[in-house]
RNA sequence: GCCGAGAUAGCUCAGUUGGUAGAGCAACUCACUUGUAAUGAGUAGGUCGUCGGUUCAAAUCCGACUCUCGGCU
Numbered sequence: 001g002c003c004g005a006g007a008u009a010g011c012u013c014a015g016u017u018g019g020u021a022g023a024g025c026a027a028c029u030c031a032c033u034u035g036u037a038a039u040g041a042g043u044a045g046g047u048c049g050u051c052g053g054u055u056c057a058a059a060u061c062c063g064a065c066u067c068u069c070g071g072c073u
Base pairs, nucleotide, nucleotide: 001072002071003070004069005068006067007066010025011024012023013022019056027043028042029041030040031039049065050064051063052062053061
C1' cells in the first nucleotide's frame, strides 16, 4: 500500500432485506429474611465510532475519515 471483519447500555452481545432500540450479567429500589445470600417484582442507564449524502422516515442504504483485529504484498 491492497483486501476482509468489527465499533450498539458499565461488561458480553442481539437487532436484515429502512418504520418507537433489546436481552443476559452488573447497578439501584421494593418484597421476602432476625440478618446476609438466594429468589420474586420494578427502576434507571444509549446523540447505535465521527462527519456528510439518499429518503416522509436510517443502527440498517451510499461516501469519506478514525480506531481495533485478521490476511496479502